The RNA shown here (transfer RNA) has 73 nucleotides and comes from a Candidatus Daviesbacteria bacterium.
Its mean pLDDT, the model's own confidence on a scale to 100, is 81.
It matches the Rfam family "tRNA". By type it is a transfer RNA. From the family's description: Transfer RNA (tRNA) molecules are approximately 80 nucleotides in length.
NCBI's taxonomy places the organism under Bacteria, Bacteria candidate phyla, Candidatus Daviesiibacteriota.

RNA sequence: GCGCCCGUAGUUCAAUGGACAGAACGCAUGGUUGCGGUCCAUGUGGUUGGGGGUUCGAUUCCCUCCGGGCGCG
Numbered sequence: 001g002c003g004c005c006c007g008u009a010g011u012u013c014a015a016u017g018g019a020c021a022g023a024a025c026g027c028a029u030g031g032u033u034g035c036g037g038u039c040c041a042u043g044u045g046g047u048u049g050g051g052g053g054u055u056c057g058a059u060u061c062c063c064u065c066c067g068g069g070c071g072c073g
Base pairs, nucleotide, nucleotide: 001072002071003070004069005068006067007066010025011024012023013022018056026044027043028042029041030040031039049065050064051063052062053061
């Protein structure tokens, strides 16, 4: 330099172009317990990497930039 893949919550990941973007773990509070852990209940969370475009509507499609991974040279 060329090609392919990935970027969503603190972490690991979901989400046919359409509902208020969800789950688990984590964290907070309470219950349970002699204390802790386990377990239960409630709560806590997001610029969907940035910008632009298409569309009535974009996490999803297109372009570009940034970051990461793999392959080729």